[in-house]
Annotation
Model confidence (mean pLDDT): 79 of 100. This is a predicted structure of a 131-nucleotide RNA (c-di-AMP riboswitch aptamer (ydaO/yuaA leader)) from a soil metagenome. The sequence is in RNAcentral, with records from MGnify. Of the family's consensus pairs, 96% are formed in the model.
RNA sequence: CGCUGAAUUUCCCUGCACUACAGGGGAAACGGGGGAACCGUGGCCCGCAUGGCCGGGGGCGAAUCGCCGUCUCGGGUACGGCGUAGCGGCACCCGCCGCGAGCCCGUCAGCUAACUCCGUAAGCGCAUCAG
Numbered sequence: 001c002g003c004u005g006a007a008u009u010u011c012c013c014u015g016c017a018c019u020a021c022a023g024g025g026g027a028a029a030c031g032g033g034g035g036a037a038c039c040g041u042g043g044c045c046c047g048c049a050u051g052g053c054c055g056g057g058g059g060c061g062a063a064u065c066g067c068c069g070u071c072u073c074g075g076g077u078a079c080g081g082c083g084u085a086g087c088g089g090c091a092c093c094c095g096c097c098g099c100g101a102g103c104c105c106g107u108c109a110g111c112u113a114a115c116u117c118c119g120u121a122a123g124c125g126c127a128u129c130a131g
Stems, first nucleotide, its partner, number of pairs: 001125004008028008029120006039110001042054004056108001057105004065083006086099005
């Protein structure tokens, strides 16, 4: 100077006499969750259910969903490969290069006005300087 991302700007107090910096507390802005009415709301058995049996569910994010292989009697898990819903960058004509993860809640939450709670990280590229 740019990129992914909500993850930026600013005010006050203290450390400190000042700048920078650090800590604490606000505001704006951006982003996420919870939360009425109305509406909506698993599967199978029996004609039906108020009966019986089976299955937990949810959030952030683009990151879902398949097929194949290895181990195995088989299944599951794990690992690997190839795709894919979807996402990003460059170019702005065609195209090219990538991602397609990870984490959290804890039996609980559909939508949802009022109301209410929370986040403001992390990671990278180019050039220059110093070691």